Predicted 3D model of a 350-nucleotide part of an RNA (small-subunit ribosomal RNA, central domain) from Candidatus Protochlamydia sp. CRIB44. RNAcentral holds the full RNA, with entries from ENA and SILVA. NCBI's taxonomy places the organism under Bacteria, Pseudomonadati, Chlamydiota, Chlamydiia, Candidatus Protochlamydia. The prediction has a mean pLDDT of 87. It matches the Rfam family "Bacterial small subunit ribosomal RNA".

[in-house]
Context: one part of a larger RNA
Parts: sequence; structure tokens; C1' cells
RNA sequence: UUGGGCGUAAAGGGCGCGUAGGCGGGAGUGUCAGUCAGAUGUGAAAUCCCGGGGCUCAACCUCGGAACAGCAUUUGAAACUACAUUUCUAGAGGAUAGGCGGAGAAAACGGAAUUCCACAAGUAGCGGUGAAAUGCGUAGAUAUGUGGAAGAACACCGGUGGCGAAGGCGGUUUUCUAGCUUAUUCCUGACGCUAAAGCGCGAAAGCAAGGGGAUCAAACAGGAUUAGAUACCCUGGUAGUCCUUGCUGUAAACUAUGUAUACUUGGUGUAACUGGACUCAACCCUAGUUGUGCCGUAGCUAACGCGUUAAGUAUACCGCCUGGGGAGUACAGUCGCAAGGCUGAAACUC
Repeated sequence: UUGGGCGUAAAGGGCGCGUAGGCGGGAGUGUCAGUCAGAUGUGAAAUCCCGGGGCUCAACCUCGGAACAGCAUUUGAAACUACAUUUCUAGAGGAUAGGCGGAGAAAACGGAAUUCCACAAGUAGCGGUGAAAUGCGUAGAUAUGUGGAAGAACACCGGUGGCGAAGGCGGUUUUCUAGCUUAUUCCUGACGCUAAAGCGCGAAAGCAAGGGGAUCAAACAGGAUUAGAUACCCUGGUAGUCCUUGCUGUAAACUAUGUAUACUUGGUGUAACUGGACUCAACCCUAGUUGUGCCGUAGCUAACGCGUUAAGUAUACCGCCUGGGGAGUACAGUCGCAAGGCUGAAACUC
């Protein structure tokens, strides 16, 4: 390589957009590149195969025949693929009329809580723990009231509920941007699927510059615990946590399950929309679509389990795996301010 695989054994890229490439719906006509059939040439001999012959047999030798992947030329076929052209509407996209949402960006506003400050009133404790102590407090704390300041987060609603490609998204209002979905079946007419390279997005932590700093809190300090305690517990506390701009590009980035399409018994919740029936109307009931859950048939699976949201049955394309350790290391290249990221071995050893 072939093959076999990728939920948990090694293995799905963190996610999207997308170039090349690969693959691609129905019908008609044409061409004949692939494809198929015939002919001719070539395909040395030996070998191999078949039928004879010769060494007493055999190995061996020898004669005849057949065969030989393919290549070239030529004559045809036209189903399939391809190409050209015409056409269709079931894929895809658009239009019209509705609907939905913590989807994204920006601005403004709101209340509760926390801490701090000032004042009032008030007195000896507060705080903390398994128990304590460090700590705070007669220079008047804690608890209480009034006023003020600041920053961050948005209780209840809140829900295996919603939205987003993923990361993720939750107070209220406004503006801007994008998406999904339902109905009509009006328009275009295969415009599609996938996706190396490339480009973009990408939690937290971290980095650079400038702001901000209430809370919490790596590091650090102290008090405890302990044989020790560089921890768990307590009192403090700096980076950071927040904002702006830029960088980093990684996570158990998980559904540990790539994307798209088709097909294959069911039951039961829930969210959004639409229709029917009933009704004054709504609800209830009922049918459909889209999403999101649970249970389960066939089937699959090593088992666990999956089971129309497949891990079933198939197709297309991409990514990845090939014993454990060495090792996601070394070296090299490349990206990065750095931290480090990406690509990624071998010796040796079991």
C1' cells in the first nucleotide's frame, strides 16, 4: 500500500467560510473520450500449460500446439460515465405574508446587595472556628438609622425551556446587524454536497499599553491543625478578576459521536408556528412542520449501550488511527513580545 477501523479499547480536525479537487436530480437529441465487441500487427527464444517422442523409469532432453498482461492501428456498438445542446421541477435559492429567540454590536437607564466615607444614636465587645487564635474595637467598633461615593454582577421569572457554527449568550429600553421557522407554491431552473491549501471566529488563564479597582482572590504574610503542614480551616492580601486597543490560539473546546442526503415499527413529554373541529372568543381536543428530551421495536454493538436527533440500512467527500514506554520529547522549519503554539522523529526498552 491493500485491508480493517475512529461514543468508552489507538483514532472526528475546537468551530465556520471557502479555492483547487472528488462526487452530483428527471427527460430528449447528438458526439464517441472512458467502456464494450471484432480484425490486423506486435507481444524473441527458453520457461509455464496441453498432446506426442527419447534416455530401462523419473528428473532431464526434445517436437508440435495452445496461451501471454498489455501496446499500436483500424472497423463497429451507444446502455452507463463524460462532453455539447434542448428541456423539466422533487434538490438548492429567491419572492410575498406572518412568527420566534439570554443570537451579535453600541448607547442609555434601574433596583437589591457589597465595601468605603460622613453624620446621628448607642456601649463593650465584634468577628471567626470542630475548638481557637491571628485580626477589628473605649482614639467608640459590631448591631441600628440617614445621607453620599465606587465598582462589579443582574435574585425571583428560570424550565433535560430558548438562541447561536462552535466558543458561548440572562436586569430594562432604544438603534443597528444577522439567523431560524410557518403558510402560499408565485419566480429562477441543478445554480448542489463535501472540502486539502487559505481566511476568519475561538472559554479560562496569560502577555503589551492605557484606564479602573467594590467584591472575590493565585503569590505572599500571619493564626491554627499536625510528628512535620511550604496544604486542607481562619484573619489579611498583591497580580488578576472589569473596560479600551492589540497579541496569544489552547481546554474533559465532550454528545469524548465530522458534514450532507435518503430510507427504516412505535409510545410519551416539552418549545415555536400553521390548519381543522368546537366556541361569542380563548382554552381543551385533533392534524402537520421545525426544534429539544425520555422510553423502547427491528437492526447494530466486545459489552455498556445506540435506537427516525442512530452507534440501524446506504451513498458522497474530508479529517484521523495502526502495541506500551521513550514523547507530544529531540532536532529542524514556522508563528509568537514572552509564555509557548503548530508540524513532529529515532536510538533504546518491554